Notes: This is a predicted complex of two RNAs, RNase P RNA and transfer RNA, with 457 nucleotides together.

[in-house]
Order: sequence, then C1' cells, then structure tokens
RNA sequence: CCGGUCGGACAGACGGUCGCCGGCUCGGGAGCCGCUUCGCGGACCCCGUCGCCGGAGGAAAGUCCGGGCUCCACAGGGCAGGAUGCUCGCGGAGGGACCGGAGACGGUCGCAACGCGAGGCACCCUUCGGGGUGACGGAAAGUGCCACAGAAAACAGACCGCCGGCGGCCUCCGGGCCACCGGUAAGGGUGAAACGGUGGGGUAAGAGCCCACCGCGCCUCCGCGCGAGCGGGGCGGCACGGCAAACCCCAUCCGGAGCAAGGCCAUGUAGGGAAGGAGGCGGCGGCCCGCCGCGCUCGACUUCCGGGUAGGCCGCUCAGAUCGAUGGCCGUCACCGCCCUAGGAGGGCGGUACAGAACCCGGCUUAUCGUCCGUCCGACCCC
RNA sequence: GCGCCCGUAGCUCAGUUGGAUAGAGCGCGUGCCUCCGGAGCACGAGGUCGCAGGUUCGAAUCCUGCCGGGCGCA
Repeated sequence: CCGGUCGGACAGACGGUCGCCGGCUCGGGAGCCGCUUCGCGGACCCCGUCGCCGGAGGAAAGUCCGGGCUCCACAGGGCAGGAUGCUCGCGGAGGGACCGGAGACGGUCGCAACGCGAGGCACCCUUCGGGGUGACGGAAAGUGCCACAGAAAACAGACCGCCGGCGGCCUCCGGGCCACCGGUAAGGGUGAAACGGUGGGGUAAGAGCCCACCGCGCCUCCGCGCGAGCGGGGCGGCACGGCAAACCCCAUCCGGAGCAAGGCCAUGUAGGGAAGGAGGCGGCGGCCCGCCGCGCUCGACUUCCGGGUAGGCCGCUCAGAUCGAUGGCCGUCACCGCCCUAGGAGGGCGGUACAGAACCCGGCUUAUCGUCCGUCCGACCCC
Repeated sequence: GCGCCCGUAGCUCAGUUGGAUAGAGCGCGUGCCUCCGGAGCACGAGGUCGCAGGUUCGAAUCCUGCCGGGCGCA
C1' cells in the first nucleotide's frame, strides 16, 4: 500500500427561504356556569397566530421469540396441544418485590426471550502444539424403518473358503475330484452398518471356549470437582448396531385472546317475517368437568329475509395520527464516479443508500450507497 | 393483529409415511413424410427441486432460519 474476515460508530454538515404536524402563549368570536348582578370570575369549543418549544430508525421492516398492559372465574381441575432439553458463572428492557421518603424519587434483590465467558462430553481435522463443530435427556419401556448390493440387516446368517463323516470315481499310494450330511463367524467378498478388539492358549477346524490387556455394562464402594463429570476399586464373559430434526417416553414450563384489547358517552329500533329450537344457549376462542348468567313452549338462542342508525372521547405517550405530519428549493463545504486539461491546480456534469413510528419494551433475522476506528488473515514493495 | 397454504423443465402439474438415473402433457430442436406448411412418426436437449445450514449411510421429501407469492377471519 492492496484485498478480505470479524466487531463497533456515523447515516452528509452549515446557512438562507418556502411549507407540514402537535403543544404553549397571545388575539378574536358564539353560547354555558357561578356570584356580593348593568359587571367580574371560571371551564369548554371554533378561528387566527410574524412569538416560543418539540417532531422517525438502526433497522421504525418481517411479525420470528419473549415481557408489560387490557378483558374473560382474582384464571380453577383433567385431557389434548405447544415450547425447551450437558454444567457453572455473568449480563439482560420495561414492569415486579422489598426498604427509605409526605411526594417526586432513590437504593437493593431477583427475572423472560436472548447474549457472553469458563468448562464437561461426543465427533471431525491436524504440522500432535492445537484448531473446529455440536437442536448435547432417553435406543436395556414399547412400536416402526434400515433402499441397492450381499448368503445373511437385527431373538441374524453358511455364498466362497476351512474342518469332520458316509458314499462313488481316479491314483505316481502322498493324495485328488464329485455328491450328500454336519461343524465353524477365525479368512475372502457385499455394504453406511456384519453381533467387541489385539495377542496367547485351546481345537478336527474354530469360537469369550479359556487367559492377559484394552473396550463395554453394573455397584447403597473410595477419592477429586459447586456441578456436568473424571480417576480408582469390585463384580459380570459381554447380555446392549444405527435412526427419537420417525412415532414415542421422561423432566421443566405454558389458561385463552389481543389496542379492531378494553372503558365511557351518544344515535337508531317494531324485537317485523320465515325456518329451526330444550340435560339448551352464552361467558369459554380445541375437548370434558366445574363456576357464573339467561332460558325451558307467553320460548333463551341460531340462520336467512326485511327495516333503522351517527358517531365521538379515553386507552395514547416531551413524535403521536385515524387517510396518516419530518419535506421542497438555493448557496457553501465534505465524499465518490466521469469528462475538459500533457500532468497538477482549477472547472463542468452526475450521484450520496436501505427505508417512514401507529399501545409500549427487550431480543432475533432480513435490507442497506458509502466513510471512519479497532482486531485478525493473505499478497506485493522497501529496510 | 391473528391463522393458513404454496414455490419442481419455458408453461401447467405429478412425485411428500426418506431409497438413489426426478417424471408427464404442451412448448423447443433435429430427422422422416409433403410441392410447401400443418397434422402425424422417430429421436433429442432442457432441472442449483425458491435460498442457506443441519439430521441421516442417503433429503424434492425431515428440521431450523430466511426470501418470494397467495388466501381467510376480526
């Protein structure tokens, strides 16, 4: 100096001018209320406002995950369903609990999703120093699957080979060949995977058949570690292939719905016609129980037809609407690209992203022209 | 806001309790036939199975996260 990885910050700046949204002040106006009644005071609404204040993001997005908030039984029991799944520590928004305070507020504690660090175990790579990956409970509860190839694919299996026996044929008399019966999982071969491995003994040949070591399993054993686990000891010849991101089992957690939640005020109306309708309907949004309310023929409720209507406010925020506000133009500067110029200086033209809050908060993911900072890796040049 | 579905050749679709060369019709190309074209016959090309990662011996199919498109309810 160039290229890349990872992490972080910024998201053009300043000035002028014309505008937009919300609020305050001020001015004007119609009506209202109170009183000590020819005037004062108060609240609210409308219009204007040259003044003042505030006005999008790192993702406001996707709505993927969690929390607050609101309503439904102060959210109850069971089934179904869903989520999560090695250990320890730390961080973690609003809100919560406790303490102090008259209050505003302050302090402490613990917490979801998620993130970080340190480890344990498993697997992979390795220059053997180390590095990387892991949705990492259970395959000895049960069910299911394991294509093709292969003799056999899960209570295994005899194709070749090896060994034994009976029979037949041949013979150079050592044996060989063929057929059948049986033994054998050591060897070959197939496969992703072949029912522990190596060595020795043993055997007709073999085999945990026996032994040593390794591996595996079990133990109310011992030691270390907070723990996941690790090391040792004892017992067992081994019984137990893989897949749970197949069904499933275990443990822990989860009630449901969503600001169109929900609350208040107000408008219209005839509960009109038809059909259904009783251990029924609604709250209760997968089902049952249970609770509450309404109703059981003068009939709750459901569906269809017909008739009628008017919406507003709160929730809602020091951005805050209910068709949605942050913008346009000019100038200077900054960065990038192209052109003029032999080059420089200078000048001209173009560009400066992704994208716009709608109840709030935290996380994850995705989109993003570029600039700067830090970390690491690689290449080139110089010393 | 809530719930659900789809993405496979240029087009329309099969294939989904995982099993190996991923198929069909239309379209396209070449040849035959015809005076020429169409129809017909024969042969052929054409696929990152939306993307990325993972599970598995093995993934279009299973899982997770994204991208794009569509539908329903209030």
It holds a member of the Rfam family "Bacterial RNase P class A". Rfam describes the family as follows. Ribonuclease P (RNase P) is a ubiquitous endoribonuclease, found in archaea, bacteria and eukarya as well as chloroplasts and mitochondria. The coordinates come from a structure-prediction model, not an experiment, and the mean pLDDT is 75.